This is a predicted structure of a 73-nucleotide RNA (transfer RNA) from a Candidatus Dojkabacteria bacterium.
[in-house]
RNA sequence: CGGAGUGUAUUUCAGUUGGUAGAAUACACGUUUCGGGUACGUGUGGUCGCGAGUUCGAGUCUCGCCACUCCGA
Repeated sequence: CGGAGUGUAUUUCAGUUGGUAGAAUACACGUUUCGGGUACGUGUGGUCGCGAGUUCGAGUCUCGCCACUCCGA
């Protein structure tokens, strides 16, 4: 320098045709226990990497940039 892929909660990842952003985990509280752990319940937590475009509507489609990974030179 060229090509391909990934970026979503603290973390690991779903999100199928564009139509209200989710699970597990973590954390807080409660129940359970003499206490801890386990188990169960409730809650908190996201400008969906950044910006722009298309659209009534974008995590999803298009473009640019950034970070990381792989391949080639």
The sequence was found in a public genome assembly.
Taxonomically the source falls in Candidatus Dojkabacteria (Bacteria, Bacteria candidate phyla).